[in-house]
RNA sequence: GCCUGAGUAGCUCAAUUGGUAGAGCUUUAGUCUUGUAAACUAAUGGUUGUGGGUUCAAGUCUCACCUCUGGCA
Numbered sequence: 001g002c003c004u005g006a007g008u009a010g011c012u013c014a015a016u017u018g019g020u021a022g023a024g025c026u027u028u029a030g031u032c033u034u035g036u037a038a039a040c041u042a043a044u045g046g047u048u049g050u051g052g053g054u055u056c057a058a059g060u061c062u063c064a065c066c067u068c069u070g071g072c073a
Base pairs, nucleotide, nucleotide: 001072002071003070005068006067007066010025011024012023013022019056027043028042029041030040031039049065050064051063052062053061
């Protein structure tokens, strides 16, 4: 330098071929317990890597850039 894949909550990952962004873990609070842990219930948490384009509507399609994985030279 070229090619491929990935980027979504603090972490690990979904989102059914464009139609209201979710789960588990973590954290916090409550219930339970003499107390802690465990268990149960609830809550908190997102500019979907950045900036454009298409569309009534973009995490999804498209262009450029940034970071990372793998491959070729």

RNAcentral holds the sequence, with entries from ENA.
The RNA shown here (transfer RNA) has 73 nucleotides and comes from a Sphingobacteriaceae bacterium.
NCBI's taxonomy places the organism under Bacteria, Bacteroidota, Sphingobacteriia, Sphingobacteriales, Sphingobacteriaceae.
The prediction has a mean pLDDT of 81.